[in-house]
Small-subunit ribosomal RNA from an uncultured prokaryote, 1431 nucleotides, folded computationally. The prediction has a mean pLDDT of 82. The RNAcentral record of the sequence draws on ENA.

């Protein structure tokens, strides 16, 4: 750091068939076009404007069914909205109001409703103004208004009295005195006056209901906001208010808040509840409910019971519209809507039928409140409800896939029966309605009656939704399936397409030519009218740990102490009841949750009821236990006393080695210094040496995982002063502790500041050396500083990386102190206790590694930190510093990790043991000439292709002139040069002529083979089409084979055993061997693949055999084992014996070896071959073969000529001749051994100078041939010279092989006779029959470029002290932050350049606040002036 989970007011992609119930502007409290959202009452007034009816003289008049504006009343503070502001008595919860208010409405058988004035609007007339909107005059009413009058009760003031009290008050009652109310309307009845009834009005007192206002508690981040506050705090006296209060005001006093977070910034409506969780918690504030705040921004006041008022005034601003420019007018965060913002959110609907509100007696009116209805799959549950159900195998066709057999989709489909919910269509069709009014009976108080009130019953009206919901009939499977995903976490696989590209991607991480991961498709899996995707909160995460976490090495113990708050706290008893437990009451609103039950067919949904609501507030009880208060206790602490060891601290003497300096002696060239130098000091006399002097700093030995300090620290002696500590044995106080944020002191070195000191050392600095450079290591000097005295600094790996105090909790060994025992004459020695210090070790812990009575074990008490790397202990602030810097400390951005232990192995210019021609000792090359031969380069039409350190390069090629040949050119051919099938008709084929370069094309000759007579076979031509064909690509898709490390001794396994695991053990250890070879030891015992052995050849000897081989001894002979004859030897080729560290002796652990002797042809594996563990190098080979893809198919297949693969300015490997006298040349003469021959090898004999030719004897080979080995010996030349060395090159002239020898063959003669006199730096092989030298054969093959290969034998050396060192390799160990692609790893850093994000930044712009002043509208309060009134 990620995912599965649930959940949302959501938004996107793809798809969408239907109901029902919920939900819809989270953003710009942005600006608003139009409509509607608050009026009503004529039973409060004047009264008619406009419409209706009636009358008219047509000018009008009346009428009140109606009502326009007007006065008047009531409402318009309610209901609808938003979340900007507010971190607050907002809010939630419990209280308090003895400090209040309260219109409508109820109740009170509670008091009252006299009498009287004066205005004013409407309306008329003038008149201003575009308009909005006045002005003058003039008339008028009231339930408007204003005085008088009256005063049950109510208010003041003052006196009495009584109850209650939380002592503060509060409530009742009297009695005098002052002030102070009002409205009529309508009905009924009545001659009248008046009576009643009714709604109002006024006073008063209750209730109700709604409010104001105070407490106590709860309520977000930031300390990198740390100190705020002058009306502040309070006090006395006033004003103000419905009401307390500094709320305001004079005057006093000088207070109050804060680390329990005041004050400041941030951010934010609260809460019921919502999501989520196992719960604790976290997280949210949408619909619904309650509460607060807002109403274009700010300010302000009026009216009013009620507001500082959404759809009211007034004043100031922004913006908008009007305008005649004077001047007005406007507020949708009410409901549609409309711009804009935006990833995004709906009609400018229908009704007051139903709830509910406003006026009205009342009918009604009025309500975008509510109740319906649009639109949106917005999400949810639910079922719902569905898109069919039963049958149905020839397992059709089509898809996909295939080992081609075949398997899948899949009973799925076609088809057959069935059924109708939805859908079309036609008809029925609801509940929501019950009231009010009003009309008909009836009752009931009360009244004189009458209207009236009130109860009953029944009439009558009333439906926006909707012709909806529902039911019923026709029709016909008809109209109804999609998304997403399929490496792994996760449940589900395959082809193909592409080729690190396109693109997935939540993490990890897929794609570079066989992709279950990309895309598509077929199949599968999951969910379904809806999948998926992106956002967001919880989970998961015990990864903020209260439940429930760490801090030795992973982050994480402060550097050490003293220490205020604070937290905690010994043993006994009273007291108390705060905290704690229990029990009662209040209240925790509805609504949601959860649980019973009931109503929509059924579920979501709705109703009823209960349970919870873990909280608050009052109050009874308990008293263990914590507190708090009394008393007492000694164990904790702590004082006294004696005794004792110390580099504890401080200051003040002093003392001796040693450097260096001076000064003098003696004495001469050097010294010094390194790895080796050289700077440097020295003939002016240095080092050395002696002898006396100065100075300064340190204190050898003693010295010790020995001592004391709290920590840094602290070491010569000797003296002052002074801390702390252990040990004894007794007294004495009496809990007086223990840790500590903050505070305070102390704190190595280094450095700062002043002022001494300055020997040696010595950061910077100069000089020399090293070095590619060396701003370094190493040398020569050398300044701060080191040193002393004040003062700063405050940090370090200040570490046991381990906070500090208790207490428990196995031991065993050592060392400082001190005491005690027991022994002694006495010191030791031994035992025991206590403290400090180590070092093993048991439980136990612990990831491991380790810790372990000095815990990191078990417990408590407090502090300090950690909460993924980087960024960064950086940046900004702030605070100490004189300064350097110290301390407190982020974020952007950025990464999928970083880290710990501890494991295997790989590495190391670690460390130990051992081994290889590894090195050294030796010999001989190579690298320098020439040429040969690979190869790289260039060249070219092509120079075909692979092969690339060791381990490509004389390799693949054990044979390129053509063929080979894969390469280029040029001509052909397309079932093909080659393989099967099928169809036709035939034998094909040699040979021969033309044309061509040739492949080939035309002509000509010619005419199978078997037989049951039916056909078969076999060849070839001609079609057709499946196919062939490919040396075309991939060695990174394989097989098989090969090289390597390495003939190196190593590689594993089964049980056990240990470890939480990787793993170890065993294979480690002690010897020993070529060896993991043997041997002893070991929690291992055992086994396997390797080692050895066993095979094969050699080296001795036996047996067996005797030709072509051999001849000892007989004969014979042309003197050759030629013949006879022998199997004795030699050989040959089959089978044996022999070597076992088996005897001896030495030596080791008595093994196991080992070393030396014997005896043997041979002696410790005799030589030599084959034989190559487990594995590593993506080693090499697709061109040996063989194969999976993929590619080409009149060509990338085939055929043929011709040309190239042989090219040539270079460069590199291998090699061959040489350079010469140990030799070249002539000439004579010896001695192998492996092998090969019938297309062959070829003798004797002849030509030829030679290659060779002729010609063939003999030989399918121990018989014949090849064949002469050469080096060697003998003679003889040459004589150091580019030669008589050397043998390139080039002329000429041949020979052979072959269809052909021009590119491009070897090979012979004959001339030519180049470089080259031993080869730089470096570099390769060999340890005995080896190296070196010298020739012999062979396969390839017509020849041959072979000097290569791969065998054979001939002569035949020298060294190996050893294992420092190079280079490989093998066991053990270490070390590994960084390595596992495993050091040819991994990794730092700086520069360029681009781009992102953060600090700084000369400044600039914007907001926000403090705090001080200036102007200063509206309003309000107060004083004051003027006109006028009872009003």
């Nucleotide at each position: 750091c990620u995912c599965a989970g649930a959940a949302c007011g959501a938004a996107c992609g793809c798809u969408g068939g239907c109901g029902g119930c919920a939900g819809g502007c989270u953003u710009c409290a942005u600006a608003c076009a139009u409509g509607c959202a608050a009026g009503u009452c004529g039973a409060g007034c004047g009264g008619a404007a406009a419409g209706g009816c009636c009358c008219u003289u047509c000018g009008g008049g009346g009428u009140a069914c109606u009502c326009g504006a007007g006065c008047g009343g009531c409402g318009a503070a309610c209901g609808g909205g938003u979340g900007a502001g507010u971190a607050a008595c907002a809010c939630g919860u419990g209280g308090a109001u003895a400090a209040c208010u309260u219109g409508c409405c109820c109740c009170u058988u509670c008091g009252g409703u006299g009498g009287g004035a004066g205005a004013u609007a409407c309306c008329a007339g003038c008149u201003g103004g575009a308009a909005a909107c006045g002005g003058c005059u003039g008339c008028u009413a009231a339930u408007a208004c204003c005085g008088c009058a009256u005063a049950c009760g109510g208010u003041c003031a003052c006196c009495c009295g009584g109850g209650c009290u939380c002592c503060g008050g509060c409530c009742c009652g009297g009695a005098u005195g002052a002030a102070g109310a009002a409205a009529g309307g309508c009905g009924c009845u009545u001659u009248a006056c008046g009576g009643c009834g009714u709604c109002g009005c006024c006073g008063a007192g209750g209730g109700a209901u709604a409010g104001g206002u105070c407490c106590g508690c709860g309520c977000c981040c930031c300390a990198u906001u740390a100190g705020c506050u002058a009306g502040u705090u309070g006090g006395c006296g006033g004003g103000a208010u419905a009401a307390c209060a500094g709320c305001c005001c004079a005057c006093c006093a000088a207070g109050g808040c804060c680390a329990c977070u005041a004050u400041g910034g941030g951010u934010a409506g609260c809460c019921g509840a919502g999501c989520u969780g196992a719960g604790a918690g976290g997280u949210u504030g949408a619909u619904c409910g309650g509460c607060c705040a807002c109403a274009c921004u700010g300010g302000a006041a009026c009216u009013g019971a009620g507001a500082c008022a959404c759809g009211g005034u007034c004043c100031a601003g922004a913006c908008a519209c009007c305008u005649a420019c004077g001047g007005g007018u406007g507020g949708c965060a009410g409901c549609a809507g409309u711009a804009g913002g935006g990833a995004a959110u709906a009609u400018u609907g229908g009704a007051c039928a139903a709830u509910g509100g406003g006026c009205g007696a009342a009918a009604g009116c009025c309500u975008g409140a509510u109740c319906c209805a649009g639109c949106c799959a917005u999400g949810c549950g639910c079922c719902g409800c569905g898109u069919g159900g039963g049958g149905g195998a020839u397992g059709a066709a089509g898809g996909c896939c295939u080992u081609c057999g075949g398997g899948u989709c899949g009973u799925a489909a076609a088809c057959c029966c069935c059924u109708u919910u939805u859908c079309u269509g036609a008809g029925a069709g609801a509940a929501g309605a019950a009231c009010a009014a009003c009309c008909u009976g009836g009752g009931u108080a009360g009244g004189a009656a009458a209207u009236g009130a009130u109860c009953c019953a029944g009439g009558c009206c009333u439906g926006a939704c909707g012709g909806u919901a529902u039911c019923u009939c026709a029709g016909g499977a008809a109209u109804a399936a999609g998304c997403a995903a399929c490496g792994g976490c996760u449940a589900a696989c395959u082809c193909c397409g592409u080729g690190c590209c396109a693109g997935c991607a939540g993490c990890c991480g897929c794609g570079g030519u066989a992709a279950u991961a990309c895309g598509g498709a077929g199949g599968u899996u999951g969910c379904a009218a809806g999948c998926g995707u992106u956002g967001u909160u919880c989970g998961g995460a015990a990864u903020u740990a209260c439940u429930g976490g760490g801090c030795g090495u992973a982050a994480a113990g402060g550097g050490a102490g003293c220490g205020c708050a604070g937290g905690c706290g010994g043993c006994c008893a009273g007291g108390u009841c705060a905290g704690u437990c229990u029990g009662a009451a209040g209240u925790g609103g509805a609504a949601g949750c959860c649980c019973g039950g009931g109503g929509c067919u059924u579920a979501a949904c709705c109703c009823c009821g209960g349970a919870a609501g873990u909280g608050c507030u009052u109050u009874g009880g308990a008293u263990a236990c914590u507190g708090c208060u009394u008393g007492g206790c000694u164990u904790g602490a702590g004082u006294a006393c004696g005794u004792g060891a110390g580099a504890g601290g401080u200051a003040g003497g002093c003392g001796g080695a040693a450097u260096u300096c001076c000064a003098g002696g003696u004495g001469u060239a050097g010294c010094g210094g390194u790895g080796a130098a050289a700077u440097g000091c020295g003939u002016a006399g240095a080092u050395a040496u002696c002898u006396g002097g100065a100075g300064g700093a340190a204190c050898a030995c003693c010295a010790g995982u020995g001592g004391c300090g709290a920590a840094a620290g602290c070491g010569a002696c000797c003296u002052u002063c002074u801390g702390g500590c252990a040990c004894g044995a007794u007294a004495c106080u009496g809990a007086c502790g223990c840790u500590g944020a903050g505070g305070c002191u102390c704190g190595a070195a280094a450095g700062c500041g002043u002022g001494g000191g300055g020997a040696g050392c010595g950061a910077a600095c100069g000089g020399g050396a090293u070095u590619a450079g060396a701003u370094a290591c190493c040398c020569c000097g050398g300044u701060a500083g080191u040193c002393c005295a004040c003062g700063c600094c405050g940090u370090a790996a200040a570490c046991g990386u381990u906070g500090u105090a208790c207490a428990c909790u196995a031991g065993g060994u050592g060392u400082g102190a001190g005491a005690g025992g027991u022994a002694u004459c006495g010191a030791c020695c031994c035992c025991u206790c206590u403290c400090g210090u180590g070092c093993c070790g048991c439980a136990g812990c612990u990831a491991a590694c380790g810790c372990a009575u000095u815990a990191a074990g078990u417990g408590c008490a407090c502090c300090g930190c950690c909460u993924g790397g980087g960024g960064a202990g950086u940046a900004c602030g702030c605070c100490c510093g004189c300064a350097a810097g110290a301390g407190u400390g982020a974020a952007a951005c950025u990464c999928a990790a970083a880290g710990g232990a501890a494991u295997u192995g790989a590495c190391g210019g670690g460390g130990g043991c051992c081994c290889g021609c590894a090195c050294a000792a030796g010999c001989g090359g190579u690298g320098g000439a020439g040429c040969a031969u690979g190869u790289g380069g260039u060249u070219u039409a092509a120079u075909u292709c692979g092969a690339g350190g060791c381990a490509a390069c004389g390799c693949g090629a054990a044979g390129a002139a053509c063929c080979u040949u894969a390469c280029c050119c040029a001509g052909g051919c397309u079932u093909g040069a080659c393989a099967u099938c099928c169809u036709c008709g035939g034998a094909c084929a040699c040979c021969c002529c033309u044309a061509g370069a040739a492949a080939u094309a035309g002509g000509g000759c010619u005419u199978c083979u078997c037989u049951u007579c039916g056909g078969a076979g076999a060849c070839a031509a001609a079609g057709u089409g499946a196919c062939a064909g490919g040396u075309g690509u991939u060695g990174c898709a394989u097989g098989g084979c090969u090289g390597u490390c390495g003939u190196c001794a190593g590689c594993u396994c089964g049980u056990g055993u240990c470890g939480u695991g990787a793993g170890a053990u065993g294979u480690u250890g002690g010897g020993u061997u070529a060896a993991g070879u043997c041997c002893c030891g070991c929690a291992a015992c055992g086994a396997g693949c390797g080692c050895a052995a066993c095979c094969c050849u050699u080296g001795u000897c036996c047996u067996u055999a005797g030709u072509u081989a051999c001849c000892a001894g007989c004969g014979g002979u042309u003197c050759g084992g030629c013949c006879g004859g022998g199997c004795a030897c030699u050989c040959u080729a089959a089978g044996g014996a022999g070597a076992c560290u088996g005897c001896c002796g030495g030596u080791g652990a008595u093994a196991a070896g080992c070393c030396g002797g014997a005896g043997g042809a041979a002696g410790g594996u005799g030589g030599g071959g084959a034989c190559g563990a487990c594995g590593u190098c993506a080693a090499g080979u697709c061109a040996u073969c063989a194969u999976g893809g993929c590619c080409c198919u009149u060509a990338u297949g085939u055929c043929c000529a011709g040309g190239g693969c042989u090219a040539c300015a270079c460069a590199c490997g291998u090699g061959c001749u040489a350079c010469a006298a140990u030799g070249g040349c002539c000439g004579g003469u010896a001695c192998a051994g492996u092998g090969g021959g019938u297309u062959g090898c070829a003798a004797u004999a002849c030509c030829g100078c030679a290659a060779g030719g002729u010609g063939g004897a003999g030989c399918c080979a121990a018989u014949c041939c090849c064949a002469a080995a050469a080096a060697g010996c003998c003679g003889g030349u040459c004589u150091c010279a580019g030669u008589u060395c050397g043998g390139a090159u080039u002329g000429g002239a041949g020979u052979c092989u072959g269809c052909a020898a021009c590119u491009c063959g070897a090979c012979u003669c004959c001339a030519u006779g180049a470089a080259g006199u031993c080869g730089g730096a470096a570099u390769c092989g060999c340890u005995a029959g080896u190296a070196a030298u010298c020739g012999c054969g062979u396969a390839u093959c017509a020849g041959c470029u072979a000097c290569g290969a791969c065998g054979c034998g001939g002569u035949g050396a020298a060294u190996a002290c050893g294992u420092u060192c190079c280079c490989g390799g093998g066991c053990c160990u270490u070390g590994u932050a960084c390595c596992a692609c495993a050091c040819c790893g991994c990794c730092c850093g700086u520069c360029a350049c681009a781009u992102g994000a953060c600090c700084c930044g000369a400044g600039u712009c914007g907001g926000g606040u403090g705090c001080a002043c200036c102007c200063g509208a509206a309003g309000u309060c107060a004083g004051u002036g003027a006109c006028c009134c009872a009003a």